[in-house]
Formats: sequence, C1' cells, structure tokens
RNA sequence: AUCGACCCGCGAAGAGAGUUCCCGCAAUCGCAGGGACGCCGAAGGGGCAAGUGAUCCGGUUUUGCUGGCCGGGCAUGAAACUCUCAGGUCACCAGGAUUCGCAGGUCGUA
Repeated sequence: AUCGACCCGCGAAGAGAGUUCCCGCAAUCGCAGGGACGCCGAAGGGGCAAGUGAUCCGGUUUUGCUGGCCGGGCAUGAAACUCUCAGGUCACCAGGAUUCGCAGGUCGUA
C1' cells in the first nucleotide's frame, strides 16, 4: 500500500407510541409551550443464557498427596432479547438504532 477494527464528518433511506384531560395563548377552529395520566423502544444507559475460568468450598477415587471427575459459590459473559432511568409520544421540524455511499483520523497487518 492493501486489508481489518474503532472514531468522526457529509449525503440517502429509516420504525414505534394519546393531542385523552388540565394550564397557558387564542377566544369558533386551533397553537410554540408546561403539567397529569396513558403509551413506545431504534439516542444513551442498566440486566442476563450457554460457555469459559490458572479462583474458593464440598464430594468421589487413594494408606495419603497430586491430578482427574462431579456439585455449589464467585468472576467473566451477547443482542435488534429485556428494563423503561433517560429519551420519545398530532403534523412539520428535530431526534433516531441500523444499512448504503463518500472523504478523513487512530491502531494493527505486509
């Protein structure tokens, strides 16, 4: 260099869930916003299964020890699963996991 991993920027696509009640503005409709209750999961965040462990306890085998095996504890352990803290919840705007494209940065590789 190429390739890989991670990070950032730009562009495209991108779901879910009440405008129900009250306050405020308006004063028919409605509305940037706030509160209450209800709801959503795809910013972020939390949780765990199998498995693994050179760790601890017990059992088994043995005259005994080590080792092996078994069980329990502890540790580690993923998500688009789950929780709903945060966030979101008319439309627009904004946000949005993820996918694709482009251009960079760091690290590794030859």